[in-house]
The RNA shown here (SAM riboswitch aptamer (S box leader)) has 114 nucleotides and comes from a Clostridiales bacterium.
RNA sequence: ACCUUAUCACGAGUGACCGAGGGAUGGGCCCGAUGACGUCACGGCAACCGGCUUGAGCAAGGUGCCAAAUCCCGCAGCGUGCACACCCCCAUGGGAGGCGCUGACAGAUAAGGA
Numbered sequence: 001a002c003c004u005u006a007u008c009a010c011g012a013g014u015g016a017c018c019g020a021g022g023g024a025u026g027g028g029c030c031c032g033a034u035g036a037c038g039u040c041a042c043g044g045c046a047a048c049c050g051g052c053u054u055g056a057g058c059a060a061g062g063u064g065c066c067a068a069a070u071c072c073c074g075c076a077g078c079g080u081g082c083a084c085a086c087c088c089c090c091a092u093g094g095g096a097g098g099c100g101c102u103g104a105c106a107g108a109u110a111a112g113g114a
Stems, first nucleotide, its partner, number of pairs: 002113007013042005021031003025074004043066003048062002051058003070106001075103006086095003
């Protein structure tokens, strides 16, 4: 690197060092010289595994995490109201854009496998 399963709307930041990008990816939007990202220290959140009790709890040992819903959208399906503007047909209408829901893909984390 890969496969399987589960979860992903909750929660939790200060200081020091460094010095320019960072938020996985395209678009958007945001964070960042009032120092982001990263590293270290301390602090904190959290029950996946393991542990102890068993209708359910306790507890940070192993991981993990501490801007924004996985920051939002992307692909597909379903539903949907008015107005404006656009496209097709111009007859009812249809498409795209908007909103909501569901699913997929991708990603993250855990546990197991190979």
Background: Its Rfam family is "SAM riboswitch aptamer (S box leader)". Rfam describes the family as follows. The SAM riboswitch is found upstream of a number of genes which code for proteins involved in methionine or cysteine biosynthesis in Gram-positive bacteria. Its family is annotated with regulation of gene expression in the Gene Ontology. The prediction has a mean pLDDT of 83.